Record summary:
RNAcentral holds the sequence, with entries from ENA. This is a predicted structure of a 348-nucleotide RNA (Bacterial RNase P class A) from Eubacterium sp. The gene name in the source record is rnpB. Taxonomically the source falls in Eubacterium (Bacteria, Bacillota, Clostridia, Eubacteriaceae). Its Rfam family is "Bacterial RNase P class A". The family's RNA type in Rfam is ribozyme. The coordinates come from a structure-prediction model, not an experiment, and the mean pLDDT is 76.
[in-house]
RNA sequence: UGAGUAGCACAAGUGAUCGCGGCCAUUCAGACGAAAGGGAAUGGGUGAGGAAAGUCCGAGCUUCACAGGGCAGGAUGCCGGAUAACGUCCGGUGGAGGUGACUCCCAGGCUAGUGCAACAGAAAUAAACCGCCACAUAUGUGGUAAGGGUGGAAAGGCGAGGUAAGAGCUCACCGCUUUUUUGGUAACAAAAAAGGCAUAUGUAAACCCCAUCCGAAGCAAGACCGAACAGAGAGCGAUACGGCGGCCCGUCGUGCUUUCGGGUAGGUCGCUUGAGCCUGCUGGCAACAGCAGGAUUAGAUAGAUGAUCACUCAAUGACAGACCUCGGCUUAUCGUGCUACUCAUCUC
Numbered sequence: 001u002g003a004g005u006a007g008c009a010c011a012a013g014u015g016a017u018c019g020c021g022g023c024c025a026u027u028c029a030g031a032c033g034a035a036a037g038g039g040a041a042u043g044g045g046u047g048a049g050g051a052a053a054g055u056c057c058g059a060g061c062u063u064c065a066c067a068g069g070g071c072a073g074g075a076u077g078c079c080g081g082a083u084a085a086c087g088u089c090c091g092g093u094g095g096a097g098g099u100g101a102c103u104c105c106c107a108g109g110c111u112a113g114u115g116c117a118a119c120a121g122a123a124a125u126a127a128a129c130c131g132c133c134a135c136a137u138a139u140g141u142g143g144u145a146a147g148g149g150u151g152g153a154a155a156g157g158c159g160a161g162g163u164a165a166g167a168g169c170u171c172a173c174c175g176c177u178u179u180u181u182u183g184g185u186a187a188c189a190a191a192a193a194a195g196g197c198a199u200a201u202g203u204a205a206a207c208c209c210c211a212u213c214c215g216a217a218g219c220a221a222g223a224c225c226g227a228a229c230a231g232a233g234a235g236c237g238a239u240a241c242g243g244c245g246g247c248c249c250g251u252c253g254u255g256c257u258u259u260c261g262g263g264u265a266g267g268u269c270g271c272u273u274g275a276g277c278c279u280g281c282u283g284g285c286a287a288c289a290g291c292a293g294g295a296u297u298a299g300a301u302a303g304a305u306g307a308u309c310a311c312u313c314a315a316u317g318a319c320a321g322a323c324c325u326c327g328g329c330u331u332a333u334c335g336u337g338c339u340a341c342u343c344a345u346c347u348c
Base pairs, nucleotide, nucleotide: 001344002343003342004341005340006339007338008337009336010335012312013311014310015309016308017307018306020047021046023044024043025042026041027040028039032037049319053330054329056328057327058326059325060324061218062217063216064215068249069248070247071246073214074213075212076211077210078092079091080090081089082088093107094105095104096103097102108209109208113207114206115203116202117201129148130147131144132143133142134141135140136139156174157173159171160170161169175197176195177194178193179192180191181190182189183188222269223268224267225266231260232259233258234257235256236255240254241253242252243251244250277294278293279292280291281290282289283288
């Protein structure tokens, strides 16, 4: 200097004018509305995101009167930690990719069982096409799975011995299995010994087995105020019906199911101080935890933050707008800046 990897911050600022929404304080009116409830003026200060998106997970909160057992169902899946919790995050182990910094993982079990594996090939639940050897010889019979061919995969690999020719048949080195020792909390790693290995390929994001975990519905939850209306039938009924995610048991309650028809314009709460944010110290590799201090009014309900000018400037130009609130994950994305590390080249 160039090319990369990982992470962080911002995504406009200042001033003026006009215009919107809501909060607080003060004052005014009693005219709006049948009622609940609302109105006006002045002043103060305030008003969309890093993803507000997806609705994929997890919770806080609300209701289902309360509390269980079993089955089915669903989710996760190496080890250890963090967290309110999670399928998230941190660290490590194993595997894969990359020269590397680093990134990714569909990471328990195929010696519990059952399936599936097209085509090619002789054969994919273990067989013999070519080949090799032996005996008879037009041909055939027996042995073989080392060589060749097909295939993603063909009786563990390679070398030597041995054999009629061959084969873990035997041996050495690997692979695999079991046991022991050492290190580690553990996953696991290293070493040693024994075994000739029917435990014979792959697939569990195939069924399944194993371990752990799991109430449902949801702010259109739910609560209050006010207004309006119209009832007429049918069935079951304590040996019944209904509630408790599905089923059974159990438990609780006394009503439950359903047809036709009528009414429900509206107002208030929930609604924003949070498992929240920032700074510093301590502990921890880290995720994070503890302590101390500081700052902190967006709460819409036909839906608010816009327009103009000047200066700074990379910047309202991208992706894009608050329907209770948070922790994550995933997806989309213009531009600027910072930190650390890797590789290549050049110079000293």